[in-house]
This is a predicted structure of a 74-nucleotide RNA (transfer RNA) from Coemansia sp. Benny D160-2. It matches the Rfam family "tRNA". Rfam classes the family as a transfer RNA.

RNA sequence: GUCGCGAUGGUGUAGUUGGUUAUCACGUACGCCUCACACGCGUAAGGUCUCCAGUUCGAGCCUGGAUCGCGACA
Numbered sequence: 001g002u003c004g005c006g007a008u009g010g011u012g013u014a015g016u017u018g019g020u021u022a023u024c025a026c027g028u029a030c031g032c033c034u035c036a037c038a039c040g041c042g043u044a045a046g047g048u049c050u051c052c053a054g055u056u057c058g059a060g061c062c063u064g065g066a067u068c069g070c071g072a073c074a
Base pairs, nucleotide, nucleotide: 001073002072003071004070005069006068007067010026011025012024019057028044029043030042031041032040050066051065052064053063054062
């Protein structure tokens, strides 16, 4: 340099054909439970879906570009 894959709460992830509330687990906070802690159960908070444009009535998803990471080739 060329090509391929990826970027989604603090961490790891789902999201199939674009459709109006973005999923789950762990973690965190609070409550219940306990003499207390842990376990268990329940509730809640937490995301500008990497960035900039475009298409569309509507984009996490499609198109172009950029940045970063991984891999292959040179």
Model confidence (mean pLDDT): 80 of 100.